[in-house]
RNA sequence: GCUGAAGUAGCUCAGUAGGUAGAGCACCGCACUCGUAAUGCGGGGGUCGGGGGUUCGAAUCCCCCCUUCAGCU
Numbered sequence: 001g002c003u004g005a006a007g008u009a010g011c012u013c014a015g016u017a018g019g020u021a022g023a024g025c026a027c028c029g030c031a032c033u034c035g036u037a038a039u040g041c042g043g044g045g046g047u048c049g050g051g052g053g054u055u056c057g058a059a060u061c062c063c064c065c066c067u068u069c070a071g072c073u
Stems, first nucleotide, its partner, number of pairs: 001072007010025004019056001027043005049065005
């Protein structure tokens, strides 16, 4: 330098034929317990790596850039 993959909640990931974002774990509260853990119920938390474009509408399509991983030279 070229090619491919990935970047979504604190962590691990889902969400493709475009329709205002979800799960598990973690965290907080309550119940239960002598207490803790476990278990049950409830709750907070992200605008989807950054910028631009298309569209009534974009995590999802297009362009540029950044980061990580793999391969090639």